[in-house]
RNA sequence: UCCUUAUCAAGAGUGGUGGAGGGACAGGCCCUGUGAAACCCGGCAACCUGCGUAACAGUAAGGUGCCAAAUCCUGCGUAGAAAACGAGAGAUGAGGC
Numbered sequence: 001u002c003c004u005u006a007u008c009a010a011g012a013g014u015g016g017u018g019g020a021g022g023g024a025c026a027g028g029c030c031c032u033g034u035g036a037a038a039c040c041c042g043g044c045a046a047c048c049u050g051c052g053u054a055a056c057a058g059u060a061a062g063g064u065g066c067c068a069a070a071u072c073c074u075g076c077g078u079a080g081a082a083a084a085c086g087a088g089a090g091a092u093g094a095g096g097c
Base pairs, nucleotide, nucleotide: 002096003095004094005093006092007091008090013041015040016039017038021031022030023029025075026074027073028072042067043066044065047063048062049061050059051058071089076086077085078084
């Protein structure tokens, strides 16, 4: 990189450093000097491991992940439009090659 599979409407900071970007891509629409990204600390969650149970439950020590807005919305189809649903794309985990 690719394949399989599960989940994606809940949750998470009046902190420190830092100084201009960020929200995957495109179009929108937003966030941001009342301080973006990044790093540190802190927190949330519970996919895998551990502990625990007869099995669940539970726990949060280890490995990840996450901490504006539904995955921010739409991108294709069911339709001519809206709603809705499904698909695709994307993200994350666990396997596999």
SAM riboswitch aptamer (S box leader) from Acetanaerobacterium elongatum, 97 nucleotides, folded computationally. The prediction has a mean pLDDT of 85. The sequence is in RNAcentral, with records from Rfam. NCBI's taxonomy places the organism under Bacteria, Bacillota, Clostridia, Oscillospiraceae, Acetanaerobacterium.